A computed fold for a 95-nucleotide RNA from a Pseudomonadota bacterium, annotated as Glycine riboswitch aptamer.
The model forms 86% of the base pairs in the Rfam consensus.
[in-house]
RNA sequence: UAACUCCGAGCGGGAGAGCGUGGGGCCGACACCCCACCGCCGAAGGCGCAACCGGCCCCCGGAAACGCUCAGGCCAAAGGACCGCUUCGGGUAAC
Repeated sequence: UAACUCCGAGCGGGAGAGCGUGGGGCCGACACCCCACCGCCGAAGGCGCAACCGGCCCCCGGAAACGCUCAGGCCAAAGGACCGCUUCGGGUAAC
């Protein structure tokens, strides 16, 4: 000087499941908010471990899109793991 990997941002894509019931608030109405109850979803986060990986190997560590549903969600909107980008920034090795 500086790229891939890495981190962050931006743009695009992005699933699932009741517009549930009762009461109250708000509203022209729907929606929305609170409380209670029932039913569901899993792809923010969180937790678990037997999958899987690693090590000084019968112990220890890491850990999933698997499991749990605490949280979150169940018209739309928002959010959303993950994927893509010849968009921007940061950081960094060899040379």
Its Rfam family is "Glycine riboswitch aptamer". For this family Rfam cites "A glycine-dependent riboswitch that uses cooperative binding to control gene expression" (Mandal et al., Science, 2004). The sequence was found by an Rfam model in a public genome assembly.